[in-house]
Molecule: Glycine riboswitch aptamer
Organism: Tabrizicola caldifontis
RNA sequence: GUGUCAGUUUCGGGAGAAUCCGGGGAAAGCCCGGUGCCGAAGGAGCAACCGCCCCGGUAAACUCUCAGGCGCAAGGGACCGUAGCUGACGA
Numbered sequence: 001g002u003g004u005c006a007g008u009u010u011c012g013g014g015a016g017a018a019u020c021c022g023g024g025g026a027a028a029g030c031c032c033g034g035u036g037c038c039g040a041a042g043g044a045g046c047a048a049c050c051g052c053c054c055c056g057g058u059a060a061a062c063u064c065u066c067a068g069g070c071g072c073a074a075g076g077g078a079c080c081g082u083a084g085c086u087g088a089c090g091a
Stems, first nucleotide, its partner, number of pairs: 003089007011081003018035001020034005036070003042066001043064003049057003
């Protein structure tokens, strides 16, 4: 100097689902209860495969919906891209 991997930061893109019902409240994007829904924060579960083969290890954007979310807005948002930073590895 460069590459790979991991983490992290900035910026940009970023979906889905009740303007539901009742009550409170001056109102709210607020509070309480109820039902119906969503999956892309997080969480949990399983295959092939592998092992020391009872059992265990191990994945997701799949499944579940605990959590979270459900008009517009705000916020969050897996993932993708951009520009950095840190660490490890390698030639």